[in-house]
Order: sequence, then structure tokens, then C1' cells
RNA sequence: UUAUCAAGAGCGGUGGAGGGAACGGCCCUGUGAAGCCCGGCAACCAGCCCGCCAGCAUCGCUGACGCGCCAGGUGCCAACGCCGGUCCGAGUACUCGGACACGAUAA
Repeated sequence: UUAUCAAGAGCGGUGGAGGGAACGGCCCUGUGAAGCCCGGCAACCAGCCCGCCAGCAUCGCUGACGCGCCAGGUGCCAACGCCGGUCCGAGUACUCGGACACGAUAA
């Protein structure tokens, strides 16, 4: 910088008190937290197969794009990124939609 963030994922083992980014809430947790192991989910990247297009030093090579397969590199497995902030729009409060901010993940 770009993309995504309302889907999905264990009645396992270990471990023992914490966890949900920060702050404020509100929650989860000894009917056992975090962490670790195993298991699982997804498919961003890689790899593989086709198709198509382009270029070239043209029995092919390279590159762009698209469908599919795989699951090697990451990630993830309470609650919409648990809820919140700012601006704009629509109906009083509250809610909904859009754009940002902050954050997370990938490249």
C1' cells in the first nucleotide's frame, strides 16, 4: 500500500488463573482461563491441472486473467473485529445504510 473482517471450526489431553488488543463497558472462566499438544475451520500466498489472452529468439517459453485441485507457508477455532469513536444519509429516543478512524490477518 492492497484485500478481507455477520460464514466456519472439539462434550480430547496437559495445565492450573486468567482471558476477550488498548481505555471504558459488558461478558467468558474452577461445570475449570492463558499457554502447550492433538484435533478442526478457512483458503490470502505457494504448488499443480485446464481455459483464455498477450509478447517472444515459436515442435515451445514467459507473463496477465479466470475455473478447479491441493493443503506446503501463514491465519483462525465464545459473543458481527462482543459493544463502543468521527462524518454523511433515512425514520424523535433507538435502529439501519454508506464512508473513515482504531485494530487484526494475508500478500
This is a predicted structure of a 107-nucleotide RNA (SAM riboswitch aptamer (S box leader)) from a soil metagenome.
Rfam family: SAM riboswitch aptamer (S box leader). Rfam links the family to the GO term regulation of gene expression. From the family's description: The SAM riboswitch is found upstream of a number of genes which code for proteins involved in methionine or cysteine biosynthesis in Gram-positive bacteria.